[in-house]
Context: one part of a larger RNA
This record gives sequence, C1' cells and structure tokens, in this order.
RNA sequence: UGACGGGGCCCCGCACAAGCGGUGGAGCAUGUGGUUUAAUUCGUGGCUACGCGAAGAACCUUACCUGGACUAGACCUCCCUGGAACGCCUGCGAAAGCAGGAAGUGCCUUCGGGAACCGGGGUAUACAGGUGCUGCAUGGCUGUCGUCAGCUCGUGUCGUGAGAUGUUGGAUUAAGUUCCGCAACGAGCGCAACCCUUGUCGUUAGUUACCAGCGUAAAGCCGGGGACUCUAGCGAGACUGCCGGUCUCAAACCGGAGGAAGGUGAGGAUGACGUCAAGUCAGCAUGGCCUUUAUGUUCAGGGCUACACACGUGCUACAAUGGUCGGUACAACGAGUCGCGACACAGCAAUGUGAAGCUAAUCUCUUAAAACCGGUCUCAGUUCGGAUCGGAGGCUGCAACUCGCCUCCGUGAAGUUGGAAUCGCUAGUAAACGUGGAUCAGCAUGCCGCGUUGAAUACUGUUCCCGGGGCUUGUACA
Repeated sequence: UGACGGGGCCCCGCACAAGCGGUGGAGCAUGUGGUUUAAUUCGUGGCUACGCGAAGAACCUUACCUGGACUAGACCUCCCUGGAACGCCUGCGAAAGCAGGAAGUGCCUUCGGGAACCGGGGUAUACAGGUGCUGCAUGGCUGUCGUCAGCUCGUGUCGUGAGAUGUUGGAUUAAGUUCCGCAACGAGCGCAACCCUUGUCGUUAGUUACCAGCGUAAAGCCGGGGACUCUAGCGAGACUGCCGGUCUCAAACCGGAGGAAGGUGAGGAUGACGUCAAGUCAGCAUGGCCUUUAUGUUCAGGGCUACACACGUGCUACAAUGGUCGGUACAACGAGUCGCGACACAGCAAUGUGAAGCUAAUCUCUUAAAACCGGUCUCAGUUCGGAUCGGAGGCUGCAACUCGCCUCCGUGAAGUUGGAAUCGCUAGUAAACGUGGAUCAGCAUGCCGCGUUGAAUACUGUUCCCGGGGCUUGUACA
C1' cells in the first nucleotide's frame, strides 16, 4: 500500500421490511446430470452452466456409430496430355460410384493457340485437408462485479524509503454531482450532456392515410375538402427559469405557481482502470504439437429423440372472479413475389379446388383475445382437467418406422392450490389477455417484439439477511 475481520461509523440497492404473483407437489414440454448404448458428437458448471452455443437434429445439418468407397484427394497452385462443357440412356449397386452407349461441337483468335469446364497422368513443394490437442501460448469477441462511482496522471510539497498528499474533512447529490474549507494547483478515463424512441404544441406537405361541413339509398364509394386523425421533415418547449421557506444565506433540499410534462419527465443505446490464468482453438483468425491410403474426403443406414432415476427453466391445470353455447365491440408492432393469398365452392374440421389483388399507408396475412350482453352447468374428480392410448384423416417434403405438425371421433390419467425452502416485481410496472417476427420445406409451451385490461404496497423504516461504495481500526496474510 492492499486484502481480510462472526471490528466500528456513514451511505446505497426489490437487499430486507410492506404487498402482489409464482417456483418447490401433479401431467407434459425443454435443457442438464446419471445410467444405458455400436454411437447416444462436442462445448458450457456457484452467483456469472442447465428453453445456454442451437434464430428451429426426419435426410441434409452432423462434428458421433456401423458398414461401402477414394488417396494430389471435396477445396487451392503448377506441369504434361486428351476432350468444349452441361445434360441424356443402359447395366451393376443401398448410394457414393464403376463400366459402357448415343448425342453434342459453343466463346475469343494474329489460326500457332487461348479462356471456362471435364477426364487421365506427374509429385512438384514448405501440397491440400483435420469440428484432432492446448482458451494455462494467443488475437478478436463476450460474461461478471456494475451503469457500481470509481480509477489515475503531471507539477509541487511531505517522507531515508515503500509511499502519502491531491481523491481526506463539513455539507449536498443518482453521481469523485456540486459548494465551502484545506500544501496543494491543474488535468485525463469514467458521471452528466451531446444520440434514438416516447409524451405537448406550432409549421411545411396531403397519397395509398383522413372525412367536419356539402353531394350519394348505403359503403371514404365518388365528386370534393386540407379542418381533424395520421404520416415524416423542420422547429418550439423544462432551465431549479419564477415565488416562498430551510441551510454557512454556498451547493442544495422542501413546498407552490404556471405547464402536456418538474427537478435525470419516461424508456433505450452507451459499460472507466481493472477482477475471475472466467468463457470461447467447434463462429472466425492464429503459435506450437499431433495426423497424412488417415485423426482427411465421400455415401447409405443408424444416433444426437435411449430411460429405474435426480435437478434447473417453462407450459397447462386443479375450477363458479369459472367451464360451455350464442350474440356483439375495441389494438399495436411487423411480414409478404421460390411469397401473402381475398372471395366462391367442397369438407364436421385440418385442408382442398378454382382464383382477384398486392414488390404493399393501396392488396393480403388480419375474425385480436381477455372484456361486455344473454342462456346453461350448481360444487362433483364434475359439462373441471386434459395426459395417455385406439381409430380415421390432412399438410410439408425423395422420404414422417425409428423421429414432424395439425384435424375429427372415441378414451378420459395425475391433479382439490403444493413441506423445508426459494424467485420476480415500485406504475402503464406486476398480474392477466391475445398478437407479430426471426430461424424455417415442415416443425415453439422457447426467444425477440407489440399492443389490450390493469392493481396492491413501500417511498414517515434500516434492527436483521445478501451485494456494493466511503472513512477508520486490528492483523502472526501478500
């Protein structure tokens, strides 16, 4: 100087408390461990692994296993040589491929040949290749403490020196934020601001958006309008600016006015010096080591989907604030030509057939659902719950047996609110409800967004648990 203390003081955080809803019990989905297996590819491991890499394993992917093949190789460079190439047919084969056949003669040209592509040969040399090893050799990127308020430097001063001071103190703040004081005076990286979205208004502009008044039987449908909504450009607006109080009459705090908004308005992006030899050699790059008729390449089938069990994360429930039937209302973000597909018809339905429009403020996905109104059920393992299983179908796709999703009929398991324990959340939040997208042929209860309905409690607390910041103290630790 740090680190540590079941030392002290001060302060903060959904840390506790006050509340609301969950997890832990059930069934299923999904990840992991374990076990099994020819293989169940690999990585990730307290917080910071476990719906994680994977924004989507039937084949492919795929790295694993079994078997069939290749050896300058699937891919890159060079030399020699033949043929345009692609494609087609036959045989064998699970395919890869092997053998054979027919057909074809393109482009540029100085007519020698050349370019692309295909086949054979050479090994040429430090050849390609390796998801083989080492994340404790590395780059890059990332997680975490933590959006916590810290981390440092120059000069000066003090100290023999390691170092200290500044950065401590008194106030204050979300903040090393600001003020006052001070052997310090300044500065840098962080904080804040500048950026994006959202909340109010003005203005410019009205198509594909809008419709107040006028026209129309009705529909923004047409004429028309430029008001409103909306769209998207430009601006205004909030700064403790104003008033009162408190305080060193400093910074600031408390209350108020006006205002759409008030003290960082709300949300996002933004992550200092560093810590964990944290994670990643399987995104990529890369040193070294290893391999080279194999640890490389290719194909078929299988596996990654196994199942006495254990854990994590979720979905659905256990019902009446509900189930079911009928009627009826209101969104937003987005996506679409290898696509979205209106509408009509067929089908109980999944869906099929025909097919308009749309490269989209125009057309489509697109009926939002909970809510509301009415009927029914009447507390039951039920008209709750839907697992599981049987049958019949639909869709995608060479192909749904291993191993996809959906529909209908039947079947109708556990489950009556969950022990110890434990998680999230402070407002348009929690909870509830639906909805869009990426990936994607097909396949979400996951993920990333979007809106609708919309609380309780705390903000008069800090004793305690956890994490963090500052000062101080002890130490046989570095």

Background
A computed fold for a 478-nucleotide part of an RNA from a metagenome, annotated as small-subunit ribosomal RNA, 3' major domain. The RNAcentral record of the full RNA draws on SILVA.